Model confidence (mean pLDDT): 93 of 100. The part of an RNA shown here (small-subunit ribosomal RNA, central domain) has 344 nucleotides and comes from an uncultured bacterium. The full RNA is in RNAcentral, with records from ENA, Greengenes and SILVA. It matches the Rfam family "Bacterial small subunit ribosomal RNA". Gene Ontology terms of the family: ribosome and structural constituent of ribosome.

[in-house]
Context: one part of a larger RNA
RNA sequence: CUGGGCGUAAAGGGCGCGUAGGCGGCCUGCUCAGUCCGGCGCUAAAGCCCGGGGCUCAACCCCGGAAGCGCGCUGGAUACUGGUGGGCUCGACGGCUGGAGAGGGCAGUGGAAUUCCCGGAGUAGCGGUGAAAUGCGCAGAUACCGGGAGGAACGCCGAUGGCGAAGGCAGCUGCCUGGACAGCCCGUGACGCUGAGGCGCGAAAGCGUGGGGAGCAAACCGGAUUAGAUACCCGGGUAGUCCACGCCCUAAACGAUGAGUGCUGGGUGUCCGACGUUUGUUGGGUGCCGAAGCCAACGCGUUAAGCACUCCGCCUGGGAAGUACGGCCGCAAGGCUGAAACUC
Numbered sequence: 001c002u003g004g005g006c007g008u009a010a011a012g013g014g015c016g017c018g019u020a021g022g023c024g025g026c027c028u029g030c031u032c033a034g035u036c037c038g039g040c041g042c043u044a045a046a047g048c049c050c051g052g053g054g055c056u057c058a059a060c061c062c063c064g065g066a067a068g069c070g071c072g073c074u075g076g077a078u079a080c081u082g083g084u085g086g087g088c089u090c091g092a093c094g095g096c097u098g099g100a101g102a103g104g105g106c107a108g109u110g111g112a113a114u115u116c117c118c119g120g121a122g123u124a125g126c127g128g129u130g131a132a133a134u135g136c137g138c139a140g141a142u143a144c145c146g147g148g149a150g151g152a153a154c155g156c157c158g159a160u161g162g163c164g165a166a167g168g169c170a171g172c173u174g175c176c177u178g179g180a181c182a183g184c185c186c187g188u189g190a191c192g193c194u195g196a197g198g199c200g201c202g203a204a205a206g207c208g209u210g211g212g213g214a215g216c217a218a219a220c221c222g223g224a225u226u227a228g229a230u231a232c233c234c235g236g237g238u239a240g241u242c243c244a245c246g247c248c249c250u251a252a253a254c255g256a257u258g259a260g261u262g263c264u265g266g267g268u269g270u271c272c273g274a275c276g277u278u279u280g281u282u283g284g285g286u287g288c289c290g291a292a293g294c295c296a297a298c299g300c301g302u303u304a305a306g307c308a309c310u311c312c313g314c315c316u317g318g319g320a321a322g323u324a325c326g327g328c329c330g331c332a333a334g335g336c337u338g339a340a341a342c343u344c
Base pairs, nucleotide, nucleotide: 003316004315005314006313007298008297012312014201015200016199017198021194022193023192025088026087027086028085029084030083031082033081034080035077036076037075038074039073040072041071042070049065050064051063052062053061054060091191092188093187094186095184096183097182098181103177104176105175106174107173108172109171110154115149116148117147118146119145120144125136126135162169163168206247207246208245209244210243211242215241216240220236221235222234223233258311259310260309261308262307263306266289267288268287269286270285271284272283273282274281275280293300294299317344318343319342326337327336328335329334
């Protein structure tokens, strides 16, 4: 130095882009750095190993020999790895054609409903609950009709459906724009995979400035309930929820399952494409059931948790503790990194 692991036991980074690095398809020439074989040299003494010897033995000690990872020089081998040259097309990318989608951004626009205001008509209650009360109403409420204002969310379609890297995305229209997929088999010719740092994105809540505010609603105030009720139920109600710009950067950010590639029986539903059209075939998604196999079991099973390889992240008994200290970030709230004493 070498271990074993990460769906639920400790353990997959929230997600992407990508730097260094690691890893890398088929054929062929050269090189011979790695690698392999041989030779020579170095590899202090002591020690280890072998032989011999001295203390009565041994431990211990003395003498001689051998061995020696490794390093240097040198001769050789060339399969593999590397370097370099040439070639290839199956990996990757591109071209053309085409259809699908709540993918993203901006602008506009529609109807239903709630609330408020005005008008009409109308009278004694409405509302709320387990039952009530607070509350609202003769200064005319509730229920009904007409008109207006404003904000927020989009019923049916709608799905066990679709799209996105994740967070997430749903009325309709237009503009701008990302990605995936299929068909053709046309072009480039390994241009690839992963990715420490880094950069970007990142629900909700929260923060800053300005706007907006219908409904809902932390806090708060009442009414009930109760032994109490700083709750559950009821009546109110402010931040907030909405918009713009700038921050925050967390989550049961979950498939609690990192990414890529190849390989390993099937059955059945569904979405998108191509072909065929009589049930279908084929490619890409998305579900269920299950061969082999795997698993402690549950379960997983071509969307693997199977069989393998490459690269990254992470775990190593419980508590103390995601705390303290330090550092970095933040306006703050706090975030990231992250112990120990002690204790079981």